[in-house]
């Protein structure tokens, strides 16, 4: 885009079309084929009238109705598509092989006879349908005779023709015709007349000829799928003869011959009516064959003939079968695939209408009759086309709805409202075209005729004829009044928001949406599209170049046959002339009409219809052309081949020979191991191995040479020699003269493994045994070991049989190797150099390719031929066939299932891949943890609650720099509701607050007392507080996976990017890679890159040296004073120090290495040397990392509660497990005594000295200090002594008891400390694991934050002060480059198979049930034909007659033969216990 459509929702009108696609299933009822009295005989009735008393009769009705005889029609028209793969259809021819009623033209004729029979009457049988007998009768019914030929037949001649069976002509024999009917008559004949005729007209009839239209038969070409259908055929193929037919012909029969068809697809199976055309498509094609038109076939199923011009006959006949109906059971009747209609089937397809008015048909002289053909109407949005549902104005942008950032925005000029218009529909009125012929009547003209008659022809006038239908159309009236839906809005694809829902409900054409902010589900609003329709579903074509003729491919995506030879076929070099099959041109014929296209016209337009044209790309015939292809002829040599001469080679086959090595055997020497592995063991060996020497046996394979070397078609081929043999190559004349290329089928060859038979068997070695490894180890490793490997003969026939690249030919820039054979030049020569041909490699231009890559050995450019491919899986499976001894090979599907499977390349990530490098990463060391007790955090458990968060590293002395109350978020209980805190508004009030009393656990309640401020125009206003109401509050409630901010981590790792340019189809690459170097993407060099940014480094702080300045509260060298002593004092400004500013370090200098670079190494100087030490500083990003309980914040939830206040409790629980710490286990120590040296901090609700009291914690007391001044403040380890002497201790200090201290409203749950007493575990810690590279580890003490109090934690400070680093193999983490990848949620990835369960389709299967069909046989209806015909018999013949003859009929027999049956095959399908694999989850 389309549709003979169906379904869902909706539905105003009209026109034109279309309407059982399924059950060729079964059918009730009505109708669908009759007509003619001008062919013929017969012939009613009712009614009316008359006569009659009546019975009855007569007339009319009426020669009507009616049936019958006869003629024509019924073979057309109408329906359907079952069958048919066929001369069935289409197209073009033939008929020299034919027929043709009615019609037209034309010739001739139409004489004279005969006998019957329906109807009718009558008898009989039968339920009926119907039938039998007797009697009468007519014809255009039937039968002889006459006549005739041009007709048929025989013979001869002529002509046409390729050919006579044709045409013409002559002769002869025989045979064959007819029917009448209706009109007219002023002439003629007959007749009195009527009328008749030998007169005349018309319609018929007979026999010829011609035509038109129709039909039969034959032929060329074209017309679906299957080869898992490869052979078919006995009347088969042909001939002769005969029969038959309208006619050819095996159409049929007899005889003879053995043919005919088939890979250009016979036969068989499946499917199907064919065409004009219709749909689609740019076309070529593809699909279809409904309506309309042509042809065919069929008419319940099968068979058969009759009649006829025509049928083997839809509404005819006979027989058989199935079914239905009637029946008196004896018999009968029927055929909607005609029009309506019914049932049934189905998703689904209409009225039991009107009319012959038109068109057409049958009959008829005609009038006319018949016509479910046809014309109409009806039903159905089933399709196409047209029209309408209003138009213009109208902004407070109304109300309402939706949304909102609360401002607004949208629906929206939409509505309302105002003014118009009047299509359709409604009502009223008018009102067609289609109708004009024919016929009739009247008139005129002409023809025929003797005629003015009749008849015929032409013409004029008249009257009459409509189913549709009071319809189309027209006019008038009223009134915007009666007339819009459907689908969609994530992308494709035009159109976006809110709410609900929460992987639910649902959507979905594909991709895919939905797990709490869904433009995708459902609803609302809005929008988009189409519109009386809109969607969905089915189907077809297109897009699809996705079967590729136009117009595809095959190295890696699917796809080159394993290779060669070769048959058919396809294709084929140069020249000349011939031919004309292909080809081309022109002409003619045909290509039906309709359809399509163009023009014109008719319905108001259109759809629709009419007219004209064009076209129908095809086929046939004729004429011409002669390039190309073909054919036939002659020639040529370049393709191909032959010849001669050469050399190369693992080419093949057979035979023989050789040495090295392994093993075995024999012997010698010799002794305890050998062998094997990662390490071992099994194994061998004291019966003498291994090792070594000598000799022998046997089999297999041939080191070095050896090479991207050679050779072969491929598989393949490797010691040497001989024989036989194939091919290629080079050179050279000569010869043949296209002999060529490819190659479906076919034949041959074809590694390894395997099979059969016979040999052989050294080594190796499936299976197998043993030993190891391992969780296991039916493996990898080891020790053994049989088939096999080897030979001969025969099979198998497959490989990643690969260059994953078929063969052949030609052409197309180059470079460089190598094998073979030549030529030239130079040379004495070898050999180099140049060059030709054939092979074999590498690198690369153009070109090609999706890219990778290929590139004269093409995957380039072309030609020829073959093979093969068409999404993945199922599956190279099943079935069938074929080959094979088997294994198995070749050929080779489908159901079902998925939305992918795949190629090449890219970026990452990953690797028990590679290279380079780094880090307390390992290693080297030191000290710990893991064991004990305690502290602390976590899990778990418990609990009313043990609030919550943090979860590998990167949660766990974490949030918490400090839970007794508070904190506090949790629990229990008690209160409260505009609220504990905050803002606005309205109203009322005056304080607020403080102090006291009572109740209560308290919150709170009650109550007493004290008690407003500012301004003022004195009205009040403002502030503040309380109460009431209201809008808001409040929430440590949820979501860190809606977020901001902040933080952790990789990681202080050296990386992460951009602009422009360049390369690539692209993703991307380059830069950023490479060579060096660095702590560093640090720097240098190179480079299709050149630059730049964020990171690194530096800038900042601190520390180490020094200088300048400053000099108190710090300092004290010199001077002075003073003290027991002290910078205590004067003083000083040197030193230390303090705190400001400078200097200093930059690979700057020297040497070496390096590329002359960057840099590195060493050295000098220097307080410090190569970033001096430390800190702050954290790129792009990753982990949906952490945090909604710091804060902020979207959404949701809550609102007398999840808010808030209070008391008490809990966060402190305790069988247990883990993390982080402290103290220890002791002598490098403990205890006691003496004694020395810091730094950095803190201090007014504070630090607190001296003094006094207490064993002590501490208390009393308060000097001093807002701090370089005073205080905390004792530093400790250390040093000097004394003691303890290796023990659960003079170690260790847990636990517990008593008594106290301090803080605090309050130490019970639940603080810290002190004294005395008690004195647990623990004797250095399993597997495992942590920190640290120098002022570091270890060890020692001091301070601070938090804080009323509480520190083993945290953050800082100083004192003492080590050991070790060979090095980068390994573990962990990281960086760069490279490589592989089937990973991309990225190896914690992906993914394979069994098993279990569910489900689906398929295969096999003992069987079983059907369809179709072959062969053989049985049987044989009706019927044609043949035979017979003793029975019967009108016409003709003989006969006076009887009778006979001719002819015919019945009956019987035979051939053929349908249904039916029997037997045996083939094939297809259904089903089946069981069974096999496969798909999906």
């Nucleotide at each position: 885009a389309a549709u003979c459509a169906a379904c869902g929702c909706u539905g105003g009108c009209g026109g034109c079309g279309u309407g059982c696609c399924u059950a060729a299933c079964a059918c009730a009822u009505g109708c669908a084929a009759g007509u003619c009295g001008a062919a013929c005989g017969c012939g009613a009735a009712a009614g009316c009238c008359c006569c009659g008393c009546a019975a009855g009769g007569g007339g009319u009705g009426a020669g009507u109705a009616g049936a019958g005889u006869g003629g024509c029609a019924a073979a057309c028209g109408g329906g359907u598509g079952a069958g048919u793969a066929a001369c069935g259809c289409g197209u073009g021819g033939g008929u020299g092989a034919u027929c043709u009623a009615c019609c037209u033209c034309u010739g001739a004729g139409u004489g004279g006879g005969g006998g019957a029979u329906a109807a009718c009457c009558u008898u009989c049988c039968g339920a009926a349908a119907g039938g039998a007998g007797g009697g009468c009768u007519a014809a255009u019914a039937c039968c002889g005779c006459a006549u005739c030929a041009c007709a048929u037949u025989g013979c001869g001649c002529u002509c046409u023709u390729a050919g006579a069976u044709g045409a013409g002509u002559g002769c002869g024999u025989a045979u064959c015709a007819a029917a009448g009917c209706c009109g007219g008559c002023a002439a003629c004949c007959c007749g009195c007349a009527a009328g008749g005729g030998u007169c005349u007209g018309g319609c018929g009839c007979u026999u010829g000829g011609a035509g038109a239209g129709g039909a039969g038969c034959c032929c060329g070409c074209g017309c679906c799928c299957g080869a898992u259908u490869a052979g078919c055929u006995a009347g088969u193929u042909g001939g002769u003869g005969a029969g038959g037919u309208a006619a050819u012909g095996g159409c049929u029969c007899a005889c003879c011959a053995a043919g005919g068809c088939g890979a250009c697809g016979a036969u068989c199976g499946g499917u199907a009516g064919c065409c004009g055309g219709c749909c689609u498509g740019a076309g070529a094609g593809g699909g279809c064959g409904g309506a309309c038109g042509g042809c065919c076939a069929c008419a319940c199923u099968g068979g058969g003939a009759c009649u006829g011009a025509g049928a083997c006959a839809c509404g005819g006949c006979c027989c058989a079968g199935a079914c239905u109906c009637c029946u008196a059971c004896g018999g009968g009747a029927g055929g909607c695939a005609g029009c309506a209609g019914u049932g049934g089937g189905g998703a689904a397809u209409u009225g039991u209408u009107c009319g012959c008015a038109a068109u057409g048909g049958g009959c008829g002289c005609a009038a006319g009759c018949c016509u479910g053909a046809c014309g109409a109407c009806g039903c159905a949005a089933c399709g196409c086309c047209g029209c309408g549902u209003g138009g213009a104005g109208g902004a407070u942008g109304a109300a309402g709805a939706a949304u909102u950032u609360c401002g607004g925005u949208u629906c929206g000029u939409a509505a309302a409202c105002u003014c118009c218009u009047g299509u359709c529909g409604a009502g009223c009125g008018g009102g067609a075209c289609g109708a004009a012929a024919g016929a009739u009547g009247c008139g005129c003209g002409g023809g025929u005729u003797a005629a003015u008659a009749c008849c015929c022809c032409g013409u004029g006038c008249a009257a009459g004829u409509g189913a549709c239908g009071g319809u189309a159309c027209c006019g008038c009236u009223a009134a915007a009044g009666g007339a819009a839906g459907c689908c969609c809005c994530g992308g494709c694809u035009a159109a976006c928001u809110c709410c609900g829902u929460g992987c639910c409900a649902g959507c979905a054409g594909c991709c895919g949406c939905g797990g709490u902010a869904a433009u995708a589900c459902g609803g609302g609003g809005g929008g988009g599209g189409c519109a009386a329709g809109c969607g969905u579903u089915g189907u077809u074509c297109g897009g699809a170049a996705u079967u590729a003729c136009u117009g595809g491919g095959c190295g890696u995506a699917a796809a080159g046959g394993g290779c060669u030879c070769g048959u058919a076929g396809g294709c084929g070099g140069c020249c000349a002339a011939c031919u004309a099959a292909g080809u081309c041109a022109c002409a003619c014929g045909u290509g039906a009409a309709a359809u399509c296209c163009c023009c014109c016209g008719g319905c108001u337009c259109a759809a629709c219809c009419g007219g004209g044209g064009a076209a129908c790309u095809g086929c046939g015939u004729g004429u011409g052309a002669g390039a190309c292809u073909g054919g036939a002829u002659g020639g040529c040599u370049u393709g191909a081949g032959u010849u001669u001469g050469g050399g190369a080679g693992a080419g093949g086959a057979a035979u023989g020979c050789g040495g090295a090595a392994u093993u075995c055997c024999a012997g010698g020497u010799g002794u305890a191991g050998c062998g094997g592995u990662g390490a071992a063991a099994u194994g061998c060996g004291u019966a003498g191995a291994u090792a070594u020497c000598u000799g022998g046996a046997g089999g297999a394979a041939c080191a070095c040479c050896g090479g991207u070397g050679g050779u072969g078609a491929a598989g393949g081929c490797g010691g040497c020699a001989u024989u036989c043999u194939g091919g290629a190559c080079c050179a050279a004349c000569a010869c043949u003269g296209a002999c060529g290329c490819u190659g479906a089928g076919g034949a041959g060859c074809g590694a390894a493994a395997g099979c059969c038979a016979g040999g052989g068997g050294a080594g190796c070695a499936a299976a197998c045994g043993g030993g190891a490894u391992u969780a296991g180890a039916u493996a990898c490793c080891c020790c053994g070991g049989u088939a096999g490997u080897c030979c001969u003969g025969g099979c198998c026939c497959u490989a990643a049989a690969c260059g994953a690249u078929g063969a052949a030919u030609a052409c197309u820039u180059g470079g460089u190797g190598u094998g073979g054979c030549g030529g030239g030049u130079a040379u004495c020569g070898a050999u180099c150099c140049c060059u030709g041909c054939c092979g074999u490699g590498c690198c690369g231009a153009a070109g090609c390719u999706a890219a990778c890559g290929c590139a004269u050995u093409a995957a380039g450019u072309a030609u020829u031929c073959c093979g093969c491919c068409u999404g993945g899986g199922g599956a190279g499976u099943a079935c069938g066939g074929u080959c094979g001894c088997a294994a198995g090979g070749c050929u080779g599907a489908a159901a079902c299932u998925c939305a992918a499977a795949g190629g090449a390349a890219u970026u990452g990530a990953c690797g028990g891949g590679g290279g380079c490098c780094c880090g307390c990463a390992c290693a080297u060391g030191c000290g710990g943890u893991g064991g004990a007790g305690c502290a602390u955090g976590u899990g778990g458990u418990u609990u009313a609650a043990u609030u919550c968060g943090a979860a590998g590293c990167a949660a766990c002395g974490c949030g918490c720099a400090g839970a007794a109350c508070c904190u506090u978020a949790c629990c229990u209980g008690g209160g409260u509701u505009u609220g504990a805190a905050c803002u606005g508004c309205a109203c009322a009030g005056g304080a607020a607050a403080c102090g006291g009393u009572c109740a209560g656990a308290g919150a709170u309640g009650a109550u007493c007392g004290u008690g407003c401020c500012u301004c003022u125009u004195c009205g009040g206003a403002g502030g503040u507080c309380u109460g009431u109401g209201u809008a808001g509050a409040g929430g440590u409630g949820c979501u860190g996976c809606a977020u901001g901010g902040c933080u952790g981590u990789c990681g202080u790792c050296a990386g992460c990017u951009c602009g422009u340019g360049u390369c690539g189809u692209g993703a991307g690459a380059u830069g950023u890679u490479g060579g060096g170097u660095u702590a560093a993407g640090u720097c240098c060099c190179g480079c299709a890159a050149c630059g730049a940014g964020c990171g690194c480094a530096a800038c900042c702080c601190u520390u180490g040296u020094u200088c300048a300045u400053a000099g108190u509260u710090a300092c004290u060298a010199a001077c002075g004073c003073g003290u027991a002593a002290u910078g205590g004092c004067g003083a000083g400004a040197a030193c230390u120090c303090u705190a400001u500013g400078g200097a200093g370090a930059c690979u700057g200098c020297c040497g070496g290495u390096g590329a002359u670079a960057a840099a590195c190494c060493g050295g000098a100087g220097g307080a410090a040397g190569g970033u001096g030490g430390g800190g702050a500083u954290g790129a792009c990003g990753u982990c949906a990392a952490g945090u909604c309980c710091u804060c902020a914040u979207g959404g949701c939830c809550u609102u007398u509660a999840u808010g808030u206040c209070c008391a008490g409790g809990g966060c402190u629980a305790c069988a247990c497990a883990c993390g982080u710490g402290c103290u220890a286990c002791a002598a490098u120590g403990g205890a006691c005594g003496g004694u020395a040296c810091a730094g950095a901090g803190a201090g007014c609700u504070g630090c607190a000295a001296g003094a006094c009291c207490g064993c002590g914690a501490g208390g009393u007391g308060g000097a001093g200090c807002u701090a370089a001044u005073c205080u905390c403040u004792a530093a400790a380890a250390g040093c000097c002594g004394u003691u303890c002497u290796c023990a659960g201790u003079u170690c260790g200090g847990a636990u517990u008891g008593c008594a106290c201290u301090c803080u605090g409203c309050a130490a019970c749950u639940c603080g810290a400390g002190u004294g005395c007493a008690u004195g647990a575990a623990g004797u250095u810690g399993g597997a495992a694991u942590c920190g640290c590279u120098a002022g570091u580890a270890a060890u020692c003490g001091c301070g601070g934050a938090u804080c009323a109090g509480c520190a083993c934690g945290c953050c800082g400070c100083g004192g003492u002060g080590a050991a070790u680093a060979c090095g980068u193999u390994c573990c962990c983490g990281g960086g760069c480059c490279u490589u592989g990848u089937a990973c991309a949620c990225a190896c914690c990835g992906c993914c394979c198979g069994u098993c279990a369960c569910a489900u689906c389709a398929c295969g096999a299967a003992a069987g079983u049930c059907g369809g179709u069909u072959g062969c053989a046989c049985u049987a044989g209806a009706a019927g044609u034909c043949g035979g017979u015909g003793g029975g019967c018999u009108a016409a003709c013949c003989c006969g006076c007659a009887a009778g006979g003859g001719a002819g015919g009929c019945a009956g019987c027999c035979g051939c053929c033969a349908a249904a039916a049956g029997u037997g045996u095959g083939a094939u297809c399908g259904g089903u089946a216990a069981u069974u096999g694999g496969g798909g999906u989850g």
About this RNA: A computed fold for a 1481-nucleotide RNA from an uncultured Acidobacteriota bacterium, annotated as small-subunit ribosomal RNA. The RNAcentral record of the sequence draws on SILVA. It matches the Rfam family "Bacterial small subunit ribosomal RNA".